This is a predicted structure of a 342-nucleotide RNA (Bacterial RNase P class A) from uncultured Aequoribacter sp. Taxonomically the source falls in Aequoribacter (Bacteria, Pseudomonadota, Cellvibrionales, Halieaceae). Model confidence (mean pLDDT): 78 of 100.
[in-house]
RNA sequence: GAGUCGGUUAGGCGAUCGCUGGAGGUUUAGGCCUCUGGAGGAAAGUCCGGGCUCCAUAGGGCAGAGUGCCAGGUAACGCCUGGGGGGCGUGAGCCUACGGAAAGUGCAGCAGAAAGGAAACCGCCAGUGCAUGCAUUGGUAAGGGUGAAAAGGUGCGGUAAGAGCGCACCGCAAAUCUGGUAACAGGUUUGGCGAUGGUAAACCCCACUCGGAGCAAGACCAAAUAGGAACUCGUAUGCCGUGGCCCGCGGUGAGUUCGGGUAGGUCGCUACAGGCUAACGGCGACGUUAGUCGCAGAGGAAUGAUCGUCCACGACAGAACCCGGCUUAUCGACCGACUCUU
Repeated sequence: GAGUCGGUUAGGCGAUCGCUGGAGGUUUAGGCCUCUGGAGGAAAGUCCGGGCUCCAUAGGGCAGAGUGCCAGGUAACGCCUGGGGGGCGUGAGCCUACGGAAAGUGCAGCAGAAAGGAAACCGCCAGUGCAUGCAUUGGUAAGGGUGAAAAGGUGCGGUAAGAGCGCACCGCAAAUCUGGUAACAGGUUUGGCGAUGGUAAACCCCACUCGGAGCAAGACCAAAUAGGAACUCGUAUGCCGUGGCCCGCGGUGAGUUCGGGUAGGUCGCUACAGGCUAACGGCGACGUUAGUCGCAGAGGAAUGAUCGUCCACGACAGAACCCGGCUUAUCGACCGACUCUU
């Protein structure tokens, strides 16, 4: 100087006025006063997983959907941690839709002789006939051509010319041994060996997992109207029951249309799989124990405005039941470790 990985932060300070949750005091109510708290690292996307509420007493199967190397973590996951295989990078590191092609089906234009039990276009060799080159018969797949891919690769020998035809090394297959929890890695022996290629983010096969709907869930209180009218199916062989179908289980009517009234209030609503610190265990994610803290709960939607000053001159951007992740957007500042070059 250039990079890689990880962590912290997200304008500060002061003054004036304003908004809001809680606690306390006060005022006949309305209100007023004091103290204290008041948007994020992504609050975003609604992509996963749950907590919670209801169906509801809620089981089994089929179809369907999701995940897909191994071992762990977690409430759980498609997440995280560590490891293995493959790929990229000089490297620190990064990516991975990573089970199965020997169950089956499908797909791959054109070119090429031939595209998967697929082959002879040019060529090489031998025989025969004419004659110095052609025709034909047989052998061949080493050389050349086409293609993304053409009957394992390189070398030597051998052959009429060639070919695993033979040999050596590599590759492949089988058996077995060693290390590892495993995914896998390595070794030995045997075999000339079609396990003739690819593709499953194609269908499919295999393994594992999976009720539904959602805070506009739902619970309670108060009030009002018309305890309204009509129609359809049916009486336990029917109908209804929160994804589809079947069985089981439960209930005993169920559904549709028209018309009328109310739509007000309280809860759910923030103390949680919570934060921080320390010790111990673990490579790590994380776990156990102890201590300590309470950190927004609006309700058409609260944290704003002005001035001064400092500076790194401030981006992306605002909770609406909550939590664990992932993904996307993003101006800067600071800290640590590692790599390469000079």